[in-house]
RNA sequence: UAAGCAGAAUAUGUAAUCGCGGCUGACAGAACCGAAAGGGGUCAGGUGAGGAAAGUCCGGGCUUCACAGGGCAGGAUACCGGAUAACGUCCGGCGGAGGCGACUCCAGGGACAGUGCAACAGAAAUAAACCGCCAGGAGACUGGUAAGGGUGGAAAGGCAGUGUAAGAGACUACCGCCCCGGUGGUGACAGCGGGGGCACAUGUAAACCCUAUCCGAAGCAAGACCGAACAGAAAACCAUGUGGCUGCCCGUCACGUUUUCAGGUAGGUCGCUUGAUCCUGCCGGCAACGGCAGGGCUAGAUAGAUGAUUACACACGACAUAACCCGGCUUAUCGUUCUGCUUACAAA
Numbered sequence: 001u002a003a004g005c006a007g008a009a010u011a012u013g014u015a016a017u018c019g020c021g022g023c024u025g026a027c028a029g030a031a032c033c034g035a036a037a038g039g040g041g042u043c044a045g046g047u048g049a050g051g052a053a054a055g056u057c058c059g060g061g062c063u064u065c066a067c068a069g070g071g072c073a074g075g076a077u078a079c080c081g082g083a084u085a086a087c088g089u090c091c092g093g094c095g096g097a098g099g100c101g102a103c104u105c106c107a108g109g110g111a112c113a114g115u116g117c118a119a120c121a122g123a124a125a126u127a128a129a130c131c132g133c134c135a136g137g138a139g140a141c142u143g144g145u146a147a148g149g150g151u152g153g154a155a156a157g158g159c160a161g162u163g164u165a166a167g168a169g170a171c172u173a174c175c176g177c178c179c180c181g182g183u184g185g186u187g188a189c190a191g192c193g194g195g196g197g198c199a200c201a202u203g204u205a206a207a208c209c210c211u212a213u214c215c216g217a218a219g220c221a222a223g224a225c226c227g228a229a230c231a232g233a234a235a236a237c238c239a240u241g242u243g244g245c246u247g248c249c250c251g252u253c254a255c256g257u258u259u260u261c262a263g264g265u266a267g268g269u270c271g272c273u274u275g276a277u278c279c280u281g282c283c284g285g286c287a288a289c290g291g292c293a294g295g296g297c298u299a300g301a302u303a304g305a306u307g308a309u310u311a312c313a314c315a316c317g318a319c320a321u322a323a324c325c326c327g328g329c330u331u332a333u334c335g336u337u338c339u340g341c342u343u344a345c346a347a348a
Base pairs, nucleotide, nucleotide: 001344002343003342004341005340006339007338008337009336010335012313013312014311015310016309017308018307020048021047023045024044025043026042027041032039033038050319054330055329057328058327059326060325061324062219063218064217065216074215075214076213077212078211079093080092081091082090083089094108095106096105097104098103109210110209114208115207116204117203118202130149131148132145133144134143135142136141157175158174160172161171162170176198177196178195179194180193181192183190184189223270224269225268226267232261233260234259235258236257237256241255242254243253244252245251277296278295279294280293281292282291283290284289314317
């Protein structure tokens, strides 16, 4: 310099004006709405979305209901060790696959418990003789043979030799596979030594299934508290009561009144943001993470607030807008910057 690998940060900026949601302070404590609680006024100050707020896919907190114990069904997970509140997440390893490499990827238990499936091609798909080879025969054909050809994703371990009529783990060496032993490692596993000619003879469990482990249900519109009106119950009081036609009398029509209670609708308050929280430093750990000390408070609405305008700057601005809260995963994303590392070439 070029081509790459891994990780991290940032997410147009500045100023002014108008407007909106919370908060704090001062003034007013009046008008208005409401039975009340409460809402509501003016001024000033300060504050107000994200790295994914998204998908709602996992896990947990919290809340209400359910719950002696056990089983069935259903769902999820599946190499080992660790982290954590927990996880299907993360970290460190093992094994396998890819890459020259930095590094990346993996649905990674079980196919002698049982069942299913394996199209087409091919002679044959769990069972073998189509061609070829060898022997016999004049030939048709018969027998032997899995070395070679052909079909297929897969044809009874591979390869070399011995052997044979031709062949064949029939036999031998090496590699692979299976079994046993001891060594190292917490473990997955690794490597070493010995044995077995290699069987049940293939694959598929992101097919049913088997094994092991885990899982009660619903979700902040959860839920807790206060609580009108109408209707309900009880008690007390009144029939000379009240209202309409109708100002009065008569007439006629309609209706009990008050208090308490229960229920919990409308409405209000809480839940609601101080939390497995964030930042900095030190310590332990390879790391995920944990501990200690100091400091910070960073939206909280309930029809739901972040917007608009103007000016300037340039790199011309992507994906996208909280609704109980956290830890993850996945997906979307204009650009810019930084850190560590790899390979190739060149120079010193």
Predicted 3D model of a 348-nucleotide RNA (Bacterial RNase P class A). Rfam family: Bacterial RNase P class A. Its family is annotated with ribonuclease P activity, dimeric ribonuclease P complex and tRNA processing in the Gene Ontology. It is annotated as a ribozyme.